[in-house]
Molecule: small-subunit ribosomal RNA
Organism: uncultured archaeon
RNA sequence: CACUGCUAUCAGAAUGCGACUAAGACAUGCAAGUCUAAAGAAACGGCUUCGUUUCUUGGCGGACGGCUGAAUAACACGUAGAGAACAUACUCUUAGGAGGGGUGCAACGUCGCGAAAGUGACGUGAAUGCCACAUAGGAAAACGUAACUGGAAUGUUUGUUUUCUCAAAAGGGCGCCAAAUUGUAGGCGUACCGCCUAAGAAUUGCUCUGCGGCUGAUUAGCUAGUCGGCGAGGUAACGGCUCACCAAGGCGAUAAUCAGUAGGGGCUAUGGGAGUAGGAGCCCCCAGACGGGCACUGAGACAAGGGCCCGAGUCCUACGGGAUGCAGCAGUCGCGCAACCUUCGCAAUGCGCGAAAGCGUGACGAGGGUAUUCUGAGUGCAAACCUUACGGUUUGCUUUUAGUCAGCUUGAAAAGCUGGCUGAAUAAGGGGUGGGUAAAUCCUGUGCCAGCCGCCGCGGUAACACAGGUAGCCCGAGUGGUGCCCACGAAUAUUGGGUUUAAAACGCGUGUAGCCGGAUUAGCAAGUUCCCCGUGAAAUCCACCGACUUAAUCGGUGGGCGUGCGGGGAAUACUACUAGUCUUGGGAAUGGGGGAGGCCAAGGGUACUGUAGGGGUAGGAGUAAAAUCCUUUAAUCCUUGCAGGACCAUCGGUGGCGAAGGCGCUUGGCCAAAACAUGUCCGACGGUGAGACGCGAAGGCUAGGGGAGCAAAUCGGAUUAGAUACCCGAGUAGUCCUAGCAGUAAAUGAUGCAGACUAGGCGUUGCAAUCACCGCGAGUGAUUGCAGUGCCGCAGCGAAAGCGUUAAGUCUGCUACCUGGGGAGUACGGUCGCAAGACUGAAACUUAAAGGAAUUGGCGGGGGAGCACCACAAGGGGUGGAUGCUGCGGUUCAAUUGGACUCAACGCCGGGAAACUCACCUAGAGAGACGGCAGUAUGAAGCUCAGACUAAAGAUCUUAGCUAACAAGCCGAGAAGUGUUGCAUGGCCAGCGUCAGCUCGUGCCGUGAGGUGUCAAGUUAAGUCUUGCAACGAGCGAGAUCACUGUCCACCGUUGCCACACUCGAAGCAAUUCGGGAGGCACUCAGUGGAGACUGCCAGCGCUAAGUUGGAGGAAGGAAGUGGCGACGCUAGGUCCGUAUGGCCUGAAUCUCUAGGGCCACACGUGGCAUACAAUGGCGGAGACAAUGCGUUCCGACGCCGAGAGGUGAAGGUAAUCGCCUAAACUCCGCCCCAGUACAGAUCGAGGGCUGGAACUCGUCCUCGUGAAGUUGGAAUCCCUAGUAAUCGCGUGUCAUCAUCGCGCGGUGAAUAUGUCCCCGCUCCUUGCACACACCGCCCGUCAAGUCAUCCGAGCGGGGUUUUAGUGAGGC
Repeated sequence: CACUGCUAUCAGAAUGCGACUAAGACAUGCAAGUCUAAAGAAACGGCUUCGUUUCUUGGCGGACGGCUGAAUAACACGUAGAGAACAUACUCUUAGGAGGGGUGCAACGUCGCGAAAGUGACGUGAAUGCCACAUAGGAAAACGUAACUGGAAUGUUUGUUUUCUCAAAAGGGCGCCAAAUUGUAGGCGUACCGCCUAAGAAUUGCUCUGCGGCUGAUUAGCUAGUCGGCGAGGUAACGGCUCACCAAGGCGAUAAUCAGUAGGGGCUAUGGGAGUAGGAGCCCCCAGACGGGCACUGAGACAAGGGCCCGAGUCCUACGGGAUGCAGCAGUCGCGCAACCUUCGCAAUGCGCGAAAGCGUGACGAGGGUAUUCUGAGUGCAAACCUUACGGUUUGCUUUUAGUCAGCUUGAAAAGCUGGCUGAAUAAGGGGUGGGUAAAUCCUGUGCCAGCCGCCGCGGUAACACAGGUAGCCCGAGUGGUGCCCACGAAUAUUGGGUUUAAAACGCGUGUAGCCGGAUUAGCAAGUUCCCCGUGAAAUCCACCGACUUAAUCGGUGGGCGUGCGGGGAAUACUACUAGUCUUGGGAAUGGGGGAGGCCAAGGGUACUGUAGGGGUAGGAGUAAAAUCCUUUAAUCCUUGCAGGACCAUCGGUGGCGAAGGCGCUUGGCCAAAACAUGUCCGACGGUGAGACGCGAAGGCUAGGGGAGCAAAUCGGAUUAGAUACCCGAGUAGUCCUAGCAGUAAAUGAUGCAGACUAGGCGUUGCAAUCACCGCGAGUGAUUGCAGUGCCGCAGCGAAAGCGUUAAGUCUGCUACCUGGGGAGUACGGUCGCAAGACUGAAACUUAAAGGAAUUGGCGGGGGAGCACCACAAGGGGUGGAUGCUGCGGUUCAAUUGGACUCAACGCCGGGAAACUCACCUAGAGAGACGGCAGUAUGAAGCUCAGACUAAAGAUCUUAGCUAACAAGCCGAGAAGUGUUGCAUGGCCAGCGUCAGCUCGUGCCGUGAGGUGUCAAGUUAAGUCUUGCAACGAGCGAGAUCACUGUCCACCGUUGCCACACUCGAAGCAAUUCGGGAGGCACUCAGUGGAGACUGCCAGCGCUAAGUUGGAGGAAGGAAGUGGCGACGCUAGGUCCGUAUGGCCUGAAUCUCUAGGGCCACACGUGGCAUACAAUGGCGGAGACAAUGCGUUCCGACGCCGAGAGGUGAAGGUAAUCGCCUAAACUCCGCCCCAGUACAGAUCGAGGGCUGGAACUCGUCCUCGUGAAGUUGGAAUCCCUAGUAAUCGCGUGUCAUCAUCGCGCGGUGAAUAUGUCCCCGCUCCUUGCACACACCGCCCGUCAAGUCAUCCGAGCGGGGUUUUAGUGAGGC
């Protein structure tokens, strides 16, 4: 600025309102007439003059005003000039003039043609109409004279001559006179309106020129009247404007030509400015009038509200022919996102005509519509009461505004102004509330759905983001959305950016145009600076003043703008230019050296391959391992010759040379470059460099040679799931040479060239100078200078990495290039090329990132160091095969409740479920604190005998009774919930972690993330300790502290103990043994408190350290053994089914109770364990030795019964007192004799016992019988380093009963290692990273489906342009 959604009280102002699309088409009305004081005629009034209307001739005006922006890239516009190359009606000034004649055409009359439009013939006859003549005048030429203006005469003035040309309206008005009168013809006057000529002024045009302002080079060449000349024509006027002839020019990289787009300016929007974008409306200019062409008239037009013609459209028609042009005002259709009334008036302003009055005017002035913009005003104020708040109610006041009446005002209205009346009455919305961005973590709903969102992003059941509500925020008669423009953006950077790695230095050089350029003298004054003059319209902008009540708006004055252009004057530092000088830039010369610099030629060398001879024999070659392959036709190997092609070891070096690519045996020839030294010469000769030209690795192409080795393609062998690969054996182009083409590379220092300046240190190459030494040599060393080539580094720079006199520092000059990623270095076009392809180089579409440097983690089939039996190695024993037990999956079922799924789910939820447990299924039943409603003394609710129903039940029903006020029939609200969410949580737990890490304070480093400390060398079980170090310290962890076990000491002494001594009883001949009592505390034991172990001592190693290896002593030795203790954190790990708890849900059922069933199912898969497969064993008999624990609804001695499980009676025990309590493996004796057994015990049958209300589903025990699989277990896998593994029992938890489970206890009691990082992992350092949900990451390509855009595509259709040919309005 435009459109649009929702909403809307009023007034003023505006240069607002079909500009954007269709310069598309238009019905109807109006938009340019006027003059009788130029003239004629007719009609009417009047009839003397005269007046009005109409028609015609005539004059002036219809070239202005109004509309539009199609064309136009142009002298179209802007600005400054020029016209010595021009015109100018009406207007003004000056001077002069207007003589005498002629003549028709309209209107009109008569008569025709035609549908109409229109048109023809004859007649009369006027003028300010038209035509001759005269005069004045004008034009041209020739000759001449001077003068004026001027930069310059070709101009003006002027003389003579000739030629040509050649004015006018004796009008109109008014006044007077006027032939006997009236009237008239006529005359005179006037100078009111006109006419003619000349000169001038003014105004308006026309032409020419300098400069200025769009895009594209994927448009580089354009031009035939084209450039110029002589002559002619034409024009108001110059000119190829046109024509004939001559000539061959003209324009172009300072962008011609072509293509696209576009009316230009004043100005407008924005911006601090520079700019960028626009140019509708107002003003100036241009252009156009349905598309195109043409002239006429006229002062002016090539004119559209005039003409002619062509074309397209529309209309009328009698088909013969005609009419027409809203990009004027209204209005219609169409087009579209998009734009008003077919209004009033000439009252004002202006314009045309007129002498004037006046007439005309859709210009203009007004009104209506429109939220188009700008401005102003309002939608009330006060008090009391109510309200948590927001707010509401009542009463009173005011009346801007609104409605209404009268007057003024206006051309007429409206509005406005003045005065009166009514009445708070008539007037608030839009957007937003996660961030940016002001304002909600409020409620309800929804549940990746519906939806929101400019961008980031919200929504997957607690949404501050969706929808609604409430509250608060912003603006306010407006407020949001969409599109375009500017700013924000230093994000196209002139002001004011960049190019090592982010986008971007041409692969390299030579050099044209251009740009830039050393010292000095003089001149000039173009650039530059200053002053003056002219111009740069008005409006717009700013300030002040004034007019509308204010403001917007308008007026006045001043300033400013237009940043410019033109003219004059002055200055001369700098730049340019002219003339001269200089030597430092540059070049040349001379000198001795250096160099894989280039080209050509010659020579050489080892190796290799082939070949020939000799020797020699079975292999060779190749690989991780093989095979293909070569070889008894003699290979490989050794040796001697010959042939061939390619290459050039050592020297050789971050050494050298070259512009870059690149260059390496030796010698010669030719060519070229650089450094150093030298005051020898030239004298700015220079720098850069668009185009242009040249060089340019490898590979490739063309032609001809050559071909040993190597080797794309290809073949074979392996590897592999495959292997068009990596490995092996062969092998062709090619690699080599000659002549050409090609022209690219990570052509890299990813760093353009040149110059100047700005600390150093250490190497190295070349040259020079000086010094020292000397073996005297072309020697060695040192210092310095110049030139190269490297490393480190100050300042500085840089996003950092880094660069740092070889700059990426500080400056200068020039060039090339960049402007998010992808599409794409692709398509199209062009140029080059034999081709491959190269150079140039887009867009549609898509996307919120792509990218750089660095940081912290994580990761690696990267590296280093260290560690661990949940790692390996060395070993021991298992699992995986069988049967059983148990858990899980699956399946089944009314239900088989649920959780847990790698380590870190699976004898786990202490989960061994007969009921209970219980959450599941079937069936039955019960139950609502509190509030409200219906009901209820006409009896609510409750209780009960009996019967019915039932598995059972006053649960319900029948009947009867008792008691006496509540009330589940309804609505809310609760109790309860092992219902849901462990991804809303607390708490607890597990794993990382049998780890050694995790951090902080201060300082320092870094723009910052962050680093340092925490690193290094050693060492340790350890971030344990030592030493070093921009770090110094500290904390949580580790360690220590705590408990148990192991040794000793002291104390205590019952329920423990009994050595010694006493006593009693029993047995025995006795020795003696056993038991009791009393005594005692020695020992064992129990308990309490102490000691002890610290690398303390010695030796070696180590840094004199930390420590480590060995030893002594010691019960124990380097953490003595074992346990407890578990850092910061992470795993959305586990648990809502232990309890707690937010949200959600159920609420007479998802609550509660009862009965029964289920969790125990069974084709199958799987984890853990038990028992075995036997003789190191099994069975029978006899014998020996524990510890931890537990016990009153309990442990139960002991006696009796039973074959046994067990039963019965019962002492003691609330426990170091009594009991469970016989331990077993083991030892001894005997049997078995290697077998599916006297192994193994599953399964099944029979009979018993125990617990319990109950043992069928579904317990356990005993006895007898039965006697399955199984003869040591594939791939794979688990645990373990000493009192451990293995093996043997015992206790306890659960528990009415039931242990192959868990937790403990003791008995017997090994093997192997004293290492390593190979596997699996862990810790630290380092490195790479495109990973950060962090390698179970990220990510590429084909294929499949749908969709979009673009490109190609046999072709097809349309438009434009050019050339040629034809036709042809015009033109000739």